[in-house]
RNA sequence: UCCCCGAUAACUCAAUAGGUAGAGUGAGCGAUUGUUAAUCGCUAGGUUAUAGGUUCGAAUCCUAUUCGGGGAG
Numbered sequence: 001u002c003c004c005c006g007a008u009a010a011c012u013c014a015a016u017a018g019g020u021a022g023a024g025u026g027a028g029c030g031a032u033u034g035u036u037a038a039u040c041g042c043u044a045g046g047u048u049a050u051a052g053g054u055u056c057g058a059a060u061c062c063u064a065u066u067c068g069g070g071g072a073g
Stems, first nucleotide, its partner, number of pairs: 001072007010025004019056001027043005049065005
């Protein structure tokens, strides 16, 4: 310098040809228990890396940039 993959909740990851952003873990509250743990229920938590574009509608498609990983020279 070039090519490929990735970036989504505090963490690990989904979201299947564009149509209301979810789960597990963790956190808070409650139930259960003599207490803790375990189990169960509820709640909060997101500018989907950044900036543009296409579209009635974008996490998803296009472009540029940033960061991380891998490869070629």
A computed fold for a 73-nucleotide RNA from Candidatus Skiveiella danica, annotated as transfer RNA. Its Rfam family is "tRNA". By type it is a transfer RNA. RNAcentral records the identical sequence in 2 taxa. The sequence is in RNAcentral, with records from ENA. Lineage of the source: Bacteria > Pseudomonadati > Betaproteobacteria > Burkholderiales > Candidatus Skiveiella.